Predicted 3D model of a 374-nucleotide RNA (Bacterial RNase P class A). It matches the Rfam family "Bacterial RNase P class A". Rfam classes the family as a ribozyme. Rfam's curators write: Ribonuclease P (RNase P) is a ubiquitous endoribonuclease, found in archaea, bacteria and eukarya as well as chloroplasts and mitochondria. The prediction has a mean pLDDT of 79. The sequence was found by an Rfam model in a public genome assembly.
RNA sequence: GAAGCCAGCCAGACAGUCGCCGUGCCGCUCGUCGGUGCGGAGGAAAGUCCGGGCUCCACAGAGCGGGAUGCCGGCUAACGGCCGGGCGCAGCAAGCGGUGGCGAGAGCCAUCGCCCAAGGCGACGGAAAGUGCCACAGAGAACAGACCGCCGAUGGCCGAAAGGCACAGGCAAGGGUGAAACGGUGCGGUAAGAGCGCACCGCGUUCGCGGUAACUCGAACGGCACGGCAACGCCCAUCCAGAGCAAGACCAUAUAGGCGGGCACUGGCGCUGCUCGCGUUGCCCCCGGGUAUGUCGCUCGAGCCGUCGGGUAACCGCCGGCCCAGAUGAAUGACUGUCCUCGACAGAACCCGGCUUAUCGGCCGACUUCACGC
Numbered sequence: 001g002a003a004g005c006c007a008g009c010c011a012g013a014c015a016g017u018c019g020c021c022g023u024g025c026c027g028c029u030c031g032u033c034g035g036u037g038c039g040g041a042g043g044a045a046a047g048u049c050c051g052g053g054c055u056c057c058a059c060a061g062a063g064c065g066g067g068a069u070g071c072c073g074g075c076u077a078a079c080g081g082c083c084g085g086g087c088g089c090a091g092c093a094a095g096c097g098g099u100g101g102c103g104a105g106a107g108c109c110a111u112c113g114c115c116c117a118a119g120g121c122g123a124c125g126g127a128a129a130g131u132g133c134c135a136c137a138g139a140g141a142a143c144a145g146a147c148c149g150c151c152g153a154u155g156g157c158c159g160a161a162a163g164g165c166a167c168a169g170g171c172a173a174g175g176g177u178g179a180a181a182c183g184g185u186g187c188g189g190u191a192a193g194a195g196c197g198c199a200c201c202g203c204g205u206u207c208g209c210g211g212u213a214a215c216u217c218g219a220a221c222g223g224c225a226c227g228g229c230a231a232c233g234c235c236c237a238u239c240c241a242g243a244g245c246a247a248g249a250c251c252a253u254a255u256a257g258g259c260g261g262g263c264a265c266u267g268g269c270g271c272u273g274c275u276c277g278c279g280u281u282g283c284c285c286c287c288g289g290g291u292a293u294g295u296c297g298c299u300c301g302a303g304c305c306g307u308c309g310g311g312u313a314a315c316c317g318c319c320g321g322c323c324c325a326g327a328u329g330a331a332u333g334a335c336u337g338u339c340c341u342c343g344a345c346a347g348a349a350c351c352c353g354g355c356u357u358a359u360c361g362g363c364c365g366a367c368u369u370c371a372c373g374c
Stems, first nucleotide, its partner, number of pairs: 001370004006365001008363003012339007020040008028031001042345001046356002049354005054244003066240005071085005086124001087122003095114008125235002132229003147175002149171003154168002156165003183201006202224001203222006210215001248296003258287001260285004267281005303322004308317003340343001
């Protein structure tokens, strides 16, 4: 310097005029008034998918049942999040090799294989506990199987023999089916074969080195016993009440209804036609509760910025500085001018940590590979 890849940051700029929401100060004729100063959307405010704060309600303790999570370690208020590590999978570039073509040659192009940086992806606990399932195809799908096939040493039959038949039987190498066929490759072995024997690889058990651990490396032994499915049920470990700011709390008053008291009619109506009595009906006062409305909750907070320190990092700590929307028919806008690279997705509604999704473009940085220079 180029390419790849990952992470972080910004989100048209400036000026003027007129408005809107909140708030400090000042003023008066105290009005939801006037003047003036300050603040006024986001990286996702979105989806509402996880987690927490806060609020009300429930709750002796434990168990059953239900739900969530699931390699290991750390961070955190917590998480299904983040950071670091392990294992596995796929695979681009580079590299190495094969084949073909072009070229005088150096080499170039195409294609395939191996190996695959940084980086990407992984519901990544358990199947020598039980139960269950393994469609289609296939002979056979779990302690299996013989369709094609191989052999027929041994025994049988034929033959004088060589040999033949494929009858008894032996086998599972090769083919074929399938997502998967009861270890793989090679050598020996055999009639043909087979962990039947051996070497390497895989697998299992034990031991040792390293590591907090997941795990890794090495050795010895074992001839293979132990197929897959845990995104069905099951087992193990950890965690989990419910509802959500229309949560919830408070105040005054109009109206309707209620408890109590007083007044009036000595009335009306009902219980009986009459009397007494009881109930009910009118007006006023008082009390407590509820609704609309109003106020609070409401934004100073796991807060933001900076230096330093600890830690690989996520993150944590000390010190200093800062205040950064708070509406409730719900503000954050409109117009004008100048400039540029002509401006994406989008709009708070209790708050915060994440995840996911949408997004014109720009800036900065880490890592890896390659090339060149010193």